[in-house]
Context: one part of a larger RNA
RNA sequence: CUAUGUUGAAGGAACUCGGCAAAAUGACCUCGUAACCUCGGGAGAAGGGGUGCUUUCCCAUCUUAAGAUUAGGAAAGCGGCACAUACUAAGGGGUAGCGACUGUUUAUUAAAAACACAGGACUCUGCUAAGUGGUAACACGAUGUAUAGAGUCUGACACCUGCCCGGUGCUGGAAGGUGAAAAGGAGAAGUGUUCUAAGCUUCAAAUAAAAGCCCCGGUAAACGGCGGCAGUAACUCUAACUGUCCUAAGGUAGCGAAAUUCCUUGUCGCAUAAGUAGCGACCUGCACGAAUGGUGUAACGACUGCCCCGCUGUCUCCAACAUAGACUCA
Numbered sequence: 001c002u003a004u005g006u007u008g009a010a011g012g013a014a015c016u017c018g019g020c021a022a023a024a025u026g027a028c029c030u031c032g033u034a035a036c037c038u039c040g041g042g043a044g045a046a047g048g049g050g051u052g053c054u055u056u057c058c059c060a061u062c063u064u065a066a067g068a069u070u071a072g073g074a075a076a077g078c079g080g081c082a083c084a085u086a087c088u089a090a091g092g093g094g095u096a097g098c099g100a101c102u103g104u105u106u107a108u109u110a111a112a113a114a115c116a117c118a119g120g121a122c123u124c125u126g127c128u129a130a131g132u133g134g135u136a137a138c139a140c141g142a143u144g145u146a147u148a149g150a151g152u153c154u155g156a157c158a159c160c161u162g163c164c165c166g167g168u169g170c171u172g173g174a175a176g177g178u179g180a181a182a183a184g185g186a187g188a189a190g191u192g193u194u195c196u197a198a199g200c201u202u203c204a205a206a207u208a209a210a211a212g213c214c215c216c217g218g219u220a221a222a223c224g225g226c227g228g229c230a231g232u233a234a235c236u237c238u239a240a241c242u243g244u245c246c247u248a249a250g251g252u253a254g255c256g257a258a259a260u261u262c263c264u265u266g267u268c269g270c271a272u273a274a275g276u277a278g279c280g281a282c283c284u285g286c287a288c289g290a291a292u293g294g295u296g297u298a299a300c301g302a303c304u305g306c307c308c309c310g311c312u313g314u315c316u317c318c319a320a321c322a323u324a325g326a327c328u329c330a
Base pairs, nucleotide, nucleotide: 001325002324003323004322005321006320007319008318010316011315014314019311027051028050029049030048031047036041038156052078053077054076055075056074057073058072060070061068062067079083091309092308093307094306095305096304097303098301099300103115104114119154120153121152122151123150124149125148131140132139133138157296158295159294160293162226163225164224167223168222169219170218171217172216173215176214177213178212183207187203188202189201190200191199227245228244229243230242231241254288255285266282267281268280269279270278
């Protein structure tokens, strides 16, 4: 010096990205226990007190005569710094974000807010089902039958889920337009023959005509989308109001500097001596917004942010000791 431990004056997070690490709490009995709440919880909430030994008494059980036994209770006293004496053995509280929850995951840098989930919705499928595997036979679906099966999205629960079908999909449509192969065969050319004709070969118009596309409807818990410029009120500001342009329709409820806010450390308040953090508001939303779900939410979380109490060598500021190395000498 390193590793692993033990102890530490005064202070007690001043350390640090961050209380990381350590310390502290810890058992049983007993008293007591808030907001909130889905009335189940929260809860071991929080916060107190007791615990050793001796003697006496009471009660229960067994045997019942005395007594014995294992538990329980009460009182008085005794000793120690310390009585769950070692080991073992929750630190607690407040607040916000996300995800309802238990669960699952990157075997070997990620355990999470990601995945799943019960619940919700849409679409397909009438059974030789749809869907899937296979060239096929065949198999799964299913020895199931729409309260079933398959696909996609959302994700407990509560309150809700607005407007747009112009585009792209999907879906319906006995008309019309376009229109392939096959059919059809007006007509033409070649060959044939002395010239023709028949025959043969080739080309081929009209006609008729599937799906698709065009066209006409429907459909957004399908993919998706959800404006601009001016003017206007008895100081000023603002604009309920008005005009105008464009659109398929112009963002409703709710939320909002947010896991989303560039400007930005926005502004105000709380908390601190001091707060780019945190919480509560405001709304000027660069660029929230309703199952690509919106807003809340008790309980839960080795999740993430902030604060407080306790506690401490994390620190002010390091020191001593133990053990094992390293190192020095032999």
The part of an RNA shown here (large-subunit ribosomal RNA, domain IV) has 330 nucleotides and comes from Sphagnum subsecundum.
The gene name in the source record is rrn26.